[in-house]
Source information: The part of an RNA shown here (small-subunit ribosomal RNA, central domain) has 345 nucleotides and comes from Bullacta caurina. Rfam family: Bacterial small subunit ribosomal RNA. The organism belongs to Bullacta, within Eukaryota. The coordinates come from a structure-prediction model, not an experiment, and the mean pLDDT is 88.

Context: one part of a larger RNA
């Protein structure tokens, strides 16, 4: 090693592009590394197994014999593997014709609401809440009209629906631009899968430097509540929330389910294509429910596998201590990443 596993018990990297390296369609030859066979040589003695004999027997000792290598050299063989040559098209990928999208960058607009200013009508309330107070109003508030400011979101459409590697993405229009499907032919001709480092992306919140700032609202303040209320519930209310520009790199970054291909029983919605004899039926692609055989400990899952196989990457190995010390890497920090142990049940 042969011979565990990861949906919920420990376990899928937050995703994604991609380097080493691991693996790899058809078909024909080639020679013969690896393979497979066979000679030939060599693996000292001991030791080990077997068997025979010697010490009364055992150990022990002693003889044959055997076993024991990724050995070495020759020869053969040529399915596989790998290699080198021609070729081929079903995997990949371009070209060409559509289609659908809240994908993503910028700029412009645009209506409803809150606020807040101003004017006008109008009086004595108003808000709030289980109930109240705290707060506001005769310096004229609340409610109602017109009219100005300013930021931040985008009702209905709207879904179980779309689009994106993932975080995520929604008024509405212009520009730029990424990926996807689907037909049809041509074309290249294994160019593919994965993927340790490594590189980019990466909510929210925090963080630098300038901006903005209605509304919301940690922290702070007051009122209640309460035995206490550093809470829940009122009235206020700062950072933040928003924007440019850099930094952090973390989440229950979940489908708690790695990627890619091939195969495997139906019903039924739905989106987006192409056909047809069209209330429909056939095909491709997503995206749901339900189920069958398998699977699973059960729950469950089942063509969008957690079924049957293959490749390759990641990770697990009793509970605590501890994602902590310690050392390096990264960051302004905060604090991430890598990460024990003893010591105890």
């Nucleotide at each position: 090693c042969u011979g565990g596993g990861c949906g919920u018990a420990a376990a899928g990297g937050g995703u994604g592009u991609g380097u080493a390296g691991g693996u790899g369609g058809a078909u024909a030859a080639a020679g013969a590394a690896g393979u497979u066979a066979g000679a030939u040589a060599u693996g000292a003695a001991a030791u080990u197994u077997a068997u025979a004999g010697g010490c009364u027997u055992a150990a022990c000792c002693u003889g044959u014999a055997a076993a024991a290598g990724u050995u070495a050299u020759c020869u053969a063989a040529a399915a596989c593997c790998a290699u080198u040559u021609a070729u081929c098209u079903a995997g990949a990928g371009u070209u060409u014709a559509g289609a659908a999208g809240g994908g993503g960058a910028a700029a412009a607009u645009g209506g409803a609401a809150u606020u807040c200013u101003u004017g006008g009508u109008g009086u004595a309330g108003g808000g709030g809440u289980g109930g109240a107070a705290u707060c506001u109003g005769u310096a004229a508030a609340u409610a109602u009209c017109a009219a100005g400011a300013g930021g931040a979101a985008c009702a209905c459409c709207g879904a179980u629906g779309g689009c994106g590697a993932a975080g995520g993405c929604a008024a509405u229009u212009u520009u730029c631009u990424g990926g996807u499907c689907u037909a049809u032919a041509a074309c290249u001709g294994a160019c593919a899968c994965u993927g340790a480092g490594g590189c980019a992306c990466g909510a929210a919140a925090g963080c630098u430097a300038g901006g903005g700032g209605a509304g919301c609202a940690a922290a702070c303040g007051g009122g209640a509540u309460u035995a206490g209320a550093u809470a829940c519930c009122c009235c206020g209310g700062u950072a933040g929330u928003c924007c440019u520009a850099g930094c952090c790199g973390u989440a229950a970054a979940c489908g708690u389910u790695g990627u890619a291909u091939a195969c495997u029983c139906g019903a039924u919605g739905u989106c987006c294509g192409a056909c047809c004899a069209a209330u429909g039926g056939u095909u491709g692609g997503g995206u749901g429910u339900c189920u069958a055989a398998g699977c699973u400990a059960a729950c469950g899952u089942a063509u969008u596998a957690a079924g049957u196989a293959u490749a390759c990457c990641g990770c697990c190995u009793g509970g605590g201590g501890a994602g902590u010390a310690u050392g390096c890497u990264c960051g302004c920090a905060a604090g991430a990443g890598u990460g024990a142990a003893a010591c105890u049940c």